[in-house]
Context: one part of a larger RNA
């Protein structure tokens, strides 16, 4: 030095474990914010740091409930000082306080800092100083004021509005909008109206009355397509849900502006008599009534038909018409108007009750073994010194709320109410619209025979004997009524809360993060971004003695075990010593 065996060191694989993740299901909830959010800075406990909580009233204050013996949050003990059956700690509901920054909003600013005005208060002889409140901008509304310029307007000011501003995971709508890629190259095409950027909103959004929407099917069909790559419907059928409403216009009334007319025609509900006259007529605007449709509808005219009371229509009589109230009917916080209050039920936000087992031996320890019992509307699960229906927490089942909130029902309350038939002369039925031309976009549809939908520019109709559509266009036939508005549910999503599930992971896995994690660290910055779990049933964490300056070790002791000693379960391999044997 090599080989073999044995026993160690180093190292942290493997096995086992799980406090943490991942995916999904069901229910709830679906916004927060100038009444100052989200997110932070700095403080705050008797004792340093970090986390959690909280805010100078600072691990907390008040009230009302729950609960019932210990408590003063965690790492994390110790000491000190206290609280508590006059009910603490703890849990829930409501309230109070809530520094500074941050939309940040009195002004400034290099966020968490600096400097002010006004009102009131405190302090001082007085100033400085302190406390409370208030002071940004924009918008709407009301009022005041008010230029060039007479009326006016712009502008300025005051008051007022739980008006705006900022934040938020995905889902939504709108405006912009790629490329890698595929086409085995590449340009039309595709990727894709995707990613991304901007704006805005809601619990859903958008769309929507011939409703619309979603799922399955139709169907990878019909189509489209350098007829390449690819893209890719609809009707129908079966289900989910289920809802329809309101205006504009014609016409009537009223108020008002303008024009016209000027004493008499017309008008003032009808008849007769009287009276009136800034009435009337035309036109514009506001308000009220009316009206809402495609078997066209409505206005307008005529006919029939609802109760009672009051009142009006120049005066009187009769008739007629209108308005109000009551009766009668219908509806409702939901689109069709909009506020609540009371009662009741139910659910949520704390909780409560909750069955049934002992013995023997083994063991450090029994829940495993043996023996004999019991409960079960409960044998889901977890814990307890090994594997527990009957030990503990629970589970099945049942019960419970002072306060706040959700939902349902009822009442108060609020709102609405004529209908039918006939006539067809007149009027209305949404205009820079429809259509058309040119240029785009979107539809299964890439300009194609290219309808339908939509945008830009230009042009530019008709009112029911009107228009649009039925895939160029025309005829016939049929369907439908554009150019106004609103509309739940079925649908999408999950940051958040509760419960549950897994042929999901088990510490190089699973979220980047099971642990002081978006931390340490890196970067000027945008940004990038770790490593790191396990003693034992219980600290019982080795009193005391010895060696050593210490580190560390040897005894002793604890423990079932210390080769379980905090560098701690198991403890593989590489790698490094030691001992023995053999060889050289």
């Nucleotide at each position: 030095g090599g080989c073999a065996c044995a026993g160690g060191g180093u190292g942290g694989a493997u096995g086992c474990c799980u406090u943490g993740g991942c995916a999904c299901c069901a229910g709830g909830a679906g916004c927060c914010g100038a009444a100052g959010a989200a997110g932070g800075a700095c403080g705050u406990c008797g004792u340093a740091g970090c986390c959690u909580g909280c805010g100078a009233a600072a691990a907390g204050c008040c009230u009302c409930g729950g609960g019932g013996a210990g408590c003063u949050g965690g790492c994390a003990a110790a000491c000190g000082a206290g609280c508590u059956g006059u009910g603490a700690u703890c849990c829930g509901a409501g309230g109070a306080u809530g520094u500074c920054c941050g939309a940040a909003u009195g002004g400034g600013g290099g966020a968490a800092c600096c400097c002010g005005g006004c009102u009131g208060g405190g302090g001082u002889c007085a100033u400085g100083c302190c406390c409370a409140g208030u002071c940004a901008c924009c918008c709407g509304c009301a009022c005041c004021u008010g230029a060039a310029u007479a009326u006016a307007u712009a502008g300025g000011g005051u008051g007022u509005g739980u008006g705006g501003a900022g934040g938020g995971a995905a889902c939504g709508c709108c405006g912009g909008g790629a490329a890698g890629u595929g086409a085995a190259a590449c340009a039309u095409c595709u990727c894709a109206g995707u990613a991304c950027c901007g704006g805005c909103a809601g619990g859903a959004a958008g769309a929507g009355a011939u409703a619309u929407u979603c799922c399955g099917u139709g169907a990878g069909u019909a189509g489209u397509g350098g007829c390449g790559a690819g893209c890719g419907a609809a009707a129908g059928c079966g289900g989910a849900u289920g809802a329809g409403g309101c205006c504009a216009a014609a016409c009537c009334g009223u108020a008002u502006g303008c024009g016209u007319g000027c004493u008499a025609a017309a008008g003032c509900u009808g008849u007769c008599a009287g009276g009136c006259g800034u009435u009337g007529c035309g036109u514009g605007u506001g308000c009220g009534g009316g009206g809402u449709u495609g078997u066209g509808g409505g206005a307008c005219c005529c006919u029939c038909u609802u109760g009672a009371a009051g009142u009006g229509g120049c005066u009187g009589a009769c008739a007629c018409c209108g308005c109000u109230u009551c009766g009668g009917g219908g509806a409702g916080u939901g689109a069709g108007a909009a506020a609540g209050c009371c009662g009741u039920g139910u659910c949520a936000u704390a909780g409560c009750c909750g069955a049934a087992c002992c013995g023997c031996a083994u063991u450090g320890a029994a829940a495993g073994g043996c023996g004999g019992a019991c409960g079960a509307u409960a044998c889901a699960g977890g814990g307890u010194g090994g594997u527990a229906g009957u030990c503990c927490c629970g589970u099945a089942g049942g019960c419970g709320a002072a306060a706040u909130g959700g939902c349902g029902c009822g009442g108060c309350c609020u709102c609405c109410c004529g209908g039918a038939g006939g006539g067809g002369a007149u009027c209305c039925c949404a205009a820079g619209u429809a259509g058309c031309a040119c240029g785009g976009g979107g539809c299964c549809c890439g300009a194609g025979a290219a309808a339908u939908c939509u945008c830009g520019u230009g042009u530019g109709a008709a009112u029911c004997u009107g228009g649009c559509a039925a895939g160029a266009c025309c005829a016939c036939u049929u369907g439908c009524u554009a150019a106004g508005c609103c509309u739940a549910a079925a649908u999408a999503c999950u940051a958040c809360c509760u419960g549950g599930u897994g042929a999901c992971c088990g510490a190089u896995a699973g979220c980047g993060g099971a642990c002081u994690a978006g931390u340490a660290c890196c970067g000027u910055g945008a940004g990038g971004g770790a490593a790191a779990g396990g003693u034992g049933a219980a600290a019982a964490g080795u009193a005391c003695c010895c060696c050593g300056g210490g580190a560390g070790g040897g005894g002793a002791g604890u423990g079932a075990a210390a080769u379980a000693g905090u560098a701690c379960c198991u403890g593989a391999a590489a790698c490094c010593g030691u001992g023995u044997g053999c060889c050289u």
This is a predicted structure of a 584-nucleotide part of an RNA (large-subunit ribosomal RNA, domain I) from Streptomyces fungicidicus.
Taxonomically the source falls in Streptomyces (Bacteria, Bacillati, Kitasatosporales, Streptomycetaceae).